[in-house]
RNA sequence: GGGCGGUUAGCUCAGCGGGAGAGCGCCUCGUUCACACCGAGGAGGUCGCUGGUUCAAUCCCAGCACCGCCCA
Numbered sequence: 001g002g003g004c005g006g007u008u009a010g011c012u013c014a015g016c017g018g019g020a021g022a023g024c025g026c027c028u029c030g031u032u033c034a035c036a037c038c039g040a041g042g043a044g045g046u047c048g049c050u051g052g053u054u055c056a057a058u059c060c061c062a063g064c065a066c067c068g069c070c071c072a
Base pairs, nucleotide, nucleotide: 001071002070003069004068005067006066007065010024011023012022013021018055026042027041028040029039030038048064049063050062051061052060
């Protein structure tokens, strides 16, 4: 330098045009002498950045950044 994949909640990951979600973690309440487990509820996200397409973009397109793999 070229090709491919990835970037979404604190962590691991779904979602692939019209409600942003799960598991674990965190907080509160219940339970317990207490802790844990368990049950109920809750908080937490500029969906990497910029632009484009569209009535509408996490999703489609382009560029850039970062991470990983392969080729040279």